[in-house]
RNA sequence: CAAACUCCGCGUGACUGGCGAUAGAAUCUUCGGAUUCAAGGUGGAACGACCCACCGGGAAGCGCGGAGCAUCGUUUUGCCGUUCGCCUGGGCAGCUGAG
Numbered sequence: 001c002a003a004a005c006u007c008c009g010c011g012u013g014a015c016u017g018g019c020g021a022u023a024g025a026a027u028c029u030u031c032g033g034a035u036u037c038a039a040g041g042u043g044g045a046a047c048g049a050c051c052c053a054c055c056g057g058g059a060a061g062c063g064c065g066g067a068g069c070a071u072c073g074u075u076u077u078g079c080c081g082u083u084c085g086c087c088u089g090g091g092c093a094g095c096u097g098a099g
Base pairs, nucleotide, nucleotide: 005068006067007066008065009064010063011062012061015058016057017087018086019085020084021083024037025036026035027034028033040055041054042053043052044051077093078092079091080090
């Protein structure tokens, strides 16, 4: 000095499922409670299933720019969508090989 890494900004962005429960909402009430809906919305499908489309929200990663850091040791695969549980299906980063 550069890479890696961390933070900020801009752009891009795969993947965002099913069931149950409850949060919550509404109505009634003898105020003890009861009933209905129900964890984004609309329409449609599937149960040898776990998807399609649009809108809203979440989102790892990738690219560019800027700033910081740049000592030693150890360990290890990790990250992304729901309030929780179960099931199902994916994506990305890392490692190796080929084109």